A computed fold for a 1518-nucleotide RNA from an Actinomycetes bacterium, annotated as small-subunit ribosomal RNA. The sequence was found in a public genome assembly. Its Rfam family is "Bacterial small subunit ribosomal RNA". Rfam links the family to the GO terms structural constituent of ribosome and ribosome.
[in-house]
């Protein structure tokens, strides 16, 4: 690079959690419809169009024809007669109508009610059958007869219609004759079949025919045969739901006869036998007309049976039979029932599930239309008639299809709408406008096919050609996610949406509306229903450890499955043909319609069918085949709590009796109930009695399982090993059944020490039906008989086979060392644990004892609750047991893992967390805060710890925001504009509490643009008004706790996990070692600051040691830098030395040096985060509220109120004191509206005058506690100072409410403070005092300075709080979680019920219509025979058997309702309580059983799905 052949075909998503994987249900995205419904609509062409009430039907139509089968023979017409000119007759000519007669009505059309059925598909047989008209062949049609309806004439009746007389024809009916031939009966011969048996054929008997009609091409008529069509009956196979239908059947199942039929056959009948049919579901009961097909679906399947074809069954209901080739007959008839309708009340009619219509029912389905032109049907020789079949028009977007609503430019991106960060941006080239075209639709004019000669409903229709003109034509749904498309406003858990998850409680892409967008498009939503997706019943193609799901075990019946080997078949299986699988549909290929839809033409596809044939690997089937490796029996050993039953043996418990002995025993957290002086409890003797079997004893044995434990005996079952001989597949599984089957529980009957439901008591407790406690009956023991259930658990059915390994124990065997025996080594067969690879798993976790590979067989699962209920039925004495729903409600309920929280869960560690101390608070006055009351107002805000001397670093007015008066209104402030004044500002004057108000004077500066100011308007201004849960910013808390985290790697499906965890250290994730991790960020430390020592520089206001000088004194002065200081830079401390422990490590402990020694001391400094912590009242800010006020000024009053309650603190309760005198030592501040010295007054507060100081210079400014000496002596005082009176000073405009201080007097509680509870670990506690902000004044408060100066830490047990690791959850809004049950209350379906109302099948009886059969005195009758009576024959009537409807009973079985109950489901804030999830606080939960308001409790037995510590086995590593 080329050629062939095959195949056209499977897509997911949302939703359980904090987060993850699983399971799992629900909900969506497709398609489809005979649909409705909403909103909207232009054309056409092809379809379809009562799915309901198989309800009831007004009016018209839907089956007639034939005069060439007959008798009659209306109207008009022609010809005559009569005349009373309009009637009457006669003839002929006409053919109307009815009738006889013959064919059609049986077929086309309609519905689908029954029907679970030979109804239907499909394949077969009929040797058990009919078949009009049609075709072919054969063969005849002679001879007679007698009625009778039209019709006439009479009568009845309202009608419907009917009697009675009398006349007449025929292709109407009947009689005899002829018999190619048929049928029967005797019988003759040959030939075939799967069986009864058929088929041809010789012979005699007997029976059987016609229309020779009617036309004049022809059409009939009778008998035979054959053929086509049509039908009729048998069979095999295939197609629904229930087992809460399990037993059904009497003409039933066979059989002889015999009737009946077109024919078989219990189809009918007589007898005779007793049989038939079911779990491969009979009987019953729900449902449904079946197919071809249709929709979906990858397919295998699933639902469905409208149009269109086939077949089948109805025709108002139920029965019945006549006619006929053919019915048991939609437009026939009879009969009963219901309904209409008619009616003279006597009777009568009538059947749209034929096409139109119309009520009605309903979500909902069309016109009382045209034609026989075509196709097709009856009828006729034929013209022709009929033909609501059909063909065509009408209505309906029901549906499929195709077409169009223009088409090119066109930017100033117009106008307007919506948004807006106000620039803008979209709608949008979209209009306007400009050119252009004309499909449809409309107007004109022409005009088919369909028809072979005539005939066209459609139709003047398709179709063609001319005109005008963009002109007459677009909507519906949706926009939070799934799913494509976003913003504004209104709304405020309301209206309201919603398919699932869910929006909506002031900023909603989720309501509602615009605006703009997205998808369809003459439709576009919604509702239903089906199929898909659902591998969500799984055959393709699903599961059962813990999610739903292995039956409690075993034995076992059908029933599935089954070792090697041989031969035979050829049932399954495969290969080839054959027939048949209608058409139509589907699919491909092609052809008409302008395409397509439609439509035709030709292949193909399609059975688990039916036959012939052929092949034999496998399965099957047959063989007294044959074999042993499966399974089984002999035989030798062998362990066992294996069963059964007798008998037996010591411990202990309690009883009884005696002894010894005296006041208690017991019991609990603690206590009481209860026993004891009548003498227990405690010792010690004896005795009585029921139970149970310590130690051995072991993840140790045995048994199907429940189970099984002293010792002996009998009796019995398995089970292993070991050899070898038999049997010869005899196996495995196992639906129904059968038996076994802990505890409790029941029945009868014993029995009873201890234990113990239920009861009582006593104790807890709010309470306490309980958990401790004392008591205590059933029961627990026995025998028998019942019950059949458990975490009856390995939450693991049974069997067989494979797939690495190592290590314990229990049973045999064998071998090896060894004399032998014990031990020990190896092998090997069965049992029983643990670890583990590979593989599986969702993960845990299994893992040769499988949950891994595979085969066989059985049970079980489909979402949670409602429920293992109820109703049925089976079992049972009885509790209840085994089977087993439904409506209804939920969007989840689970399962394992993971990160947190959390535990009245474990370990580890740390905090003045506790202890050890030392002082306090709580008790008094007082002060201030706070809650509470009060008030006009007590403005507001902080509220556990992390409010409460907080905000507030200072409320008398101010402040201030609160109250009550009294004033403004562009405002007390900002900015803008337009318009005006000169009235500005000031000042004086009434008035007033002041604000204000009025009223008067007053005329600013300019560079002449205008500036300030002021009036009027408009924007706007102002809000301590709301939301701190819209917000920023900033604050507080856990906590200065040691911790949050990342990247890359590994590791797991994942969330995550690892790092960060572990050995050790550390105040510290501080640091070292180890580790699948390795590194890095934020924090932790260090850098910063202040303080301790030293050095170096400098030296004023600070210093003064040396040296000079001066004074009463003083760094006063000259000088000096030594020290002190100050200011600035440095150095010092790092476990850096040394010694010990310690892992050669971090570090740690001890020294040593050193002013400091293990971060020196002390500040700033606060990791991701938490609490919607706090603040809208600092400030800033969305949004909402006010606007002559919630906004402004003003006086005044309140924030200070006081019956009380809490917190935070002051000063005391004295002698460590208190007062008096005397004396000594700071540090850090702060000062010009200032600090204020000296000095004069005052007792003082201070006042009065005044130097110096913008400050290392001056001043506040004496620090006080100390010491040093006097004095009080234990007392409500010389303690303590409240509280009250008196005088006063000070700041302020003002001290009344309501400052602060001074001085006299007064002289209250208070004698050290219950329960509780707070600080604090060293210059720390206590304790003294000084300063500073705030400030005119006002500090017991707060920030900060010094002084003096302690006491104890053993130690982590407890209480708090935190950190880490690990364990448990049923929490994640995380324990202030979560959640049960009973009451009330409301609303919903279910069950139960004295009853009651109906439906549907069937029973027994009575009644018996129509009819068909069967009889049949009597009666009636044209056709033949007749000797004329009669007879054959028939018919009406009566009778009888069957027989529908209907009546009576009683019982099934559905369904509806029913007072009252019962549970049960749902429901934002009802009520007790607290069961459950943690060791949930008494571990929980299963059976069962008694109890109690409820959840629950307790007794017995079981289970781990039980936490925590110990032990003891086993097991990994070393």
């Nucleotide at each position: 690079a080329u050629c062939u052949u095959g195949a056209u075909g499977g897509a997911g998503a949302g939703u359980u959690u904090g987060a993850u994987c699983c399971u799992g249900g629900c909900u969506c995205a497709g398609g489809a419809c005979g649909a409705a419904c909403g909103c909207u609509g232009g054309c056409g062409g092809c379809g379809c169009g009562c799915u309901u009430a198989a309800u009831a039907c007004a009016u018209g139509c839907a089956a007639g024809u034939c005069g060439a089968a007959c008798g009659u023979g209306a109207a008009g017409c022609c010809c005559g007669g009569g005349c009373u000119u309009g009637c009457c007759u006669g003839g002929g000519u006409g053919g109307a109508a009815a009738g006889u007669g013959g064919c059609g009505a049986a077929c086309g059309g309609g519905u689908g009610a029954g029907u679970a059925a030979c109804a239907c598909g499909u394949g077969a047989g009929a040797a058990a059958c009919c078949u009009g008209c049609c075709u072919c062949g054969g063969a005849g049609a002679c001879c007679g007869g007698g009625a009778u309806a039209a019709c006439c004439a009479a009568g009845g009746g309202a009608a419907a219609c009917u009697u009675u007389g009398g006349c007449u024809a025929a292709u109407a009916c009947c009689g005899g004759a002829u018999g190619c031939c048929u049928u029967c009966a005797u019988c003759u011969g040959g030939c075939c079949g799967c069986a009864u048996g058929g088929c041809c054929u010789a012979a005699u008997g007997a029976a059987g025919a016609a229309a020779u009609g009617g036309a004049u091409u022809c059409c009939g008529c009778u008998c035979c045969g054959a053929g086509a069509u049509g039908g009729u009956c048998u069979c095999g196979c295939g197609g629904c739901c229930u087992a809460u239908c399990a037993g059904c059947u009497u003409g039933u199942u066979g059989g002889u006869g015999a009737g009946g039929u077109a024919a078989u056959g219990g189809c009918u009948c007589a007898c005779c036998a007793a049989g038939g049919c079911u779990u491969c579901g009979a009987c019953g009961g729900g449902u449904a007309g079946u197919u071809g097909g249709u929709c979906u679906g990858a397919g295998a399947g699933g639902a469905c049976g409208a149009c269109c074809a086939a077949c089948c069954a109805c025709a108002c209901u139920g029965g019945g039979a006549c006619u006929g080739a053919g019915a048991c007959a939609c437009g026939g008839c009879c009969c009963a029932g219901a309904c209409u309708c008619c009616u003279a009340c006597g009777g009568g009619a009538g059947g749209c599930a034929g096409c139109a219509g119309u009520a009605g029912g309903g979500a909902a389905u069309c016109u009382u239309g045209c034609u026989c032109a075509a196709u097709g049907g009856g009828c006729g020789a034929a013209a022709g008639c009929c033909u609501g079949a059909a063909g065509c028009a009408g209505c309906g977007a029901c549906g499929c299809c195709g077409c169009g609503u223009g088409c090119g430019g066109g930017a100033u991106g117009a106008a307007g709408g919506c948004c807006c960060u106000c620039g803008g941006g979209u709608c949008g080239u979209a209009a306007a406008c400009c050119g252009c075209u004309u499909u449809c639709a409309g107007c004109a004019g022409g005009a088919a096919c369909g028809a072979a000669a005539u005939u066209g409903a459609c139709g003047g229709u398709a179709c063609c050609u001319g005109c005008a003109g963009a002109a007459g034509a677009a909507g519906c749904a949706c926009c939070g996610g799934c799913c494509a498309a976003c913003u504004a406003c209104g709304u405020g858990c309301c209206a309201g949406c919603a398919g699932c998850c869910g929006c909506g409680g002031u900023a909603a892409u989720a309501c509602g509306u615009a605006g703009g967008g997205u998808g369809c498009a003459a439709g576009c939503g919604u509702u239903g229903u089906c199929c898909g997706g659902a591998u969500u019943c799984a055959u393709u193609g699903g599961g059962c450890g813990u999610a739903a799901a292995g039956a409690g075990c075993u034995c076992g019946u059908a029933g599935g499955c089954g070792g090697u080997u041989c031969a035979g078949u050829a049932a399954g299986u495969c290969g080839g043909g054959u027939g048949u699988g209608a058409a139509a549909u589907c699919u491909c290929c092609g052809u008409g319609c302008u395409c397509a839809a439609c439509a035709c033409g030709g292949a193909g596809c399609g059975g688990c069918c039916a036959c012939c044939u052929g092949a034999u690997a496998c399965u099957g089937c047959u063989g007294u085949g044959a074999c042993u490796a499966g399974a089984g029996u002999c035989c030798g050993g062998u362990a066992g709590g294996g069963g059964a039953g007798u008998g037996u043996g010591g411990a202990a418990u309690u009883c009884c009796u005696g002894g010894u002995g005296u006041a208690g025993c017991g019991g609990u957290g603690a206590a009481a109930u209860g026993c004891g002086c009548a003498g227990a409890u405690a010792u010690c003797a004896g005795g009585a009695g029921g139970a149970a079997c310590a130690c051995c004893a072991g993840u140790g044995g045995c048994g199907a399982a429940g189970g099984c434990g002293g010792c002996a005996c009998u009796c019995u079952g398995g089970g292993c090993c070991g050899u070898g001989a038999c049997u010869g597949a005899c196996g495995c599984u196992g639906a129904g059944g059968a038996g076994c089957g802990a505890a409790a529980g029941c029945g009868u009957g014993g029995g009873u020490a201890g234990c113990a439901a239920a009861c009582a008591g006593g104790a807890u407790u709010a309470g306490a039906u309980a958990c401790c406690c004392u008591g205590g009956u059933a029961g627990u023991c026995c025998a028998c008989g019942c019950c059949g259930u458990a975490a009856a658990c390995g939450u693991u059915g049974g069997g067989c086979a494979c797939u690495a390994g190592g290590u314990g124990u229990g049973g045999g065997u064998c071998u090896c060392u060894a004399u032998c025996g014990a031990c020990g080594g190896g092998a090997u067969c069965c049992g029983u644990g643990c670890c583990g690879u590979a593989g599986c798993u969702a993960a845990c976790g299994c893992a040769u004892u499988a949950a891994g590979u595979g085969c066989c067989c059985c049970g079980c699962c489909u979402g949670g609750g409602g429920a293992g209920u109820a109703c049925g039925g089976c079992c049972g004495c009885a509790a209840g047991g085994c089977u087993a729903a439904a409506a209804c409600u939920c969007a989840a309920a689970g399962g394992a893992a993971u990160u947190g929280a959390c535990g009245g869960g474990g370990g580890c560690c740390c905090g003045c967390a506790c202890a050890a101390g030392c002082g306090g608070c709580g008790g008094a006055g007082c002060g201030u805060g706070u809650g509470g009351c009060u008030u006009a107002a007590u403005u507001c805000g902080a509220u556990g710890c992390a409010a409460c001397g907080c905000g507030a670093a200072g409320a008398a007015c101010c402040u201030u925001a609160c109250c009550u008066g009294g004033a403004c209104u562009u405002g007390a402030c900002a900015u803008u504009u337009a318009g005006g004044g000169a009235a500005a500002a000031g000042c004086c004057g009434g008035u007033g509490a002041a604000a204000g108000c009025c009223g008067g004077u007053g005329u600013g500066c300019u560079u002449c643009g205008g500036c300030g100011u002021c009036c009027u308007a408009a924007a706007c201004a102002g809000g301590u008004g709301g939301u701190g849960c819209a917000u920023g910013g900033c604050u507080g808390u856990c906590g200065u706790c040691a911790g949050c985290u990342c990247g890359u790697g590994u590791c797991g499906u994942g969330a995550g996990a690892u790092g960060u965890u572990g050995g050790g250290u550390u105040a510290a994730g501080u640091c070292c070692c180890g580790c699948a991790a390795c590194g890095a960020g934020c924090g932790c430390a260090a850098c910063c600051c202040c303080u301790g020592u030293c050095c170096u520089a400098u030296g004023u206001u600070g210093c003064c040691a040396g040296c000079g000088g001066a004074u009463a004194a003083u760094g006063c002065c000259g000088g000096g830098g030594a020290c002190u200081c100050g200011u600035a830079g440095g150095a010092g401390a790092c476990c850096g030395c040394c010694g010990g422990u310690g892992u050669c490590a971090a570090a740690c402990c001890g020294g040593a040096g050193g002013a400091a020694g293990g971060u020196g001391g002390g500040g700033a400094c606060g990791a991701a985060g938490u609490c919607a912590a706090g603040u809208c009242a600092u400030c800033a800010u969305g949004c909402c509220c006010c606007u002559u006020a919630c906004g402004u000024c003003c006086a005044g009053g309140g924030c200070u109120g006081c019956a009380c309650a809490c917190g935070c603190g002051c000063u005391a309760c004295a002698a460590u004191g208190g007062c008096c005198a005397g004396u000594a030592c700071a540090a850090a501040g702060g000062g010009c509206u200032g600090c204020a010295a000296a000095c004069u007054c005052g007792c003082g507060a201070g006042a009065g005058u005044a130097a110096g100081c913008c400050a290392a210079u001056c001043c506040c400014a004496u620090a006080a506690a100390g010491c040093u000496g006097g004095u009080c002596u234990c007392a409500g005082u010389u303690c303590g100072g409240a509280u009250c009176g008196c005088a006063g000073u000070c700041u302020g405009c003002a001290a009344c409410u309501c400052g602060a201080c001074u001085g006299c007097g007064u002289g209250a509680a208070g004698u050290c403070g219950g329960a509780g509870u707070c600080g604090c670990u060293a210059g720390u506690a206590a304790u003294c005092g000084c300063a500073g902000a705030u400030c005119a004044g006002c500090a017991c408060g707060c920030u900060g300075c010094g002084g003096u100066g302690a006491a104890u830490a053993c130690g982590u047990u407890c209480c708090c709080g935190g950190g880490c690791c690990u364990u448990g959850u049923a929490c994640a809004c995380a324990c202030c979680g979560c959640c049960c049950g009973u009451c009330a209350c409301a609303c919903c379906a279910c069950g139960a019920a004295a009853g009651u109302g109906g439906g549907c099948a069937a029973c027994a009886c009575c009644c018996g219509a129509a009819g068909c059969c069967a009889g049949u005195g009597g009666c009636c009758c044209a056709a033949c025979c007749g000797c004329a009576a009669g007879g054959a024959g028939g018919g009406a009537g009566c009778u009888g058997u069957c027989g529908a409807a209907g009546g009576u009973g009683g019982g099934g079985u559905c369904c509806g309702u029913g007072a009252u109950u019962g549970g049960g489901g749902u429901g934002a804030a009802g009520u007790c309580g607290u069961a459950a999830c943690a060791a949930g606080g008494u571990a929980g939960c299963c059976g069962u059983a008694c109890c109690g308001g409820a959840a629950g409790g307790u007794g017995c037995g079981g289970c781990u799905g039980g936490a925590u510590c110990a032990c003891c086995u086993c097991c990994u590593u070393u």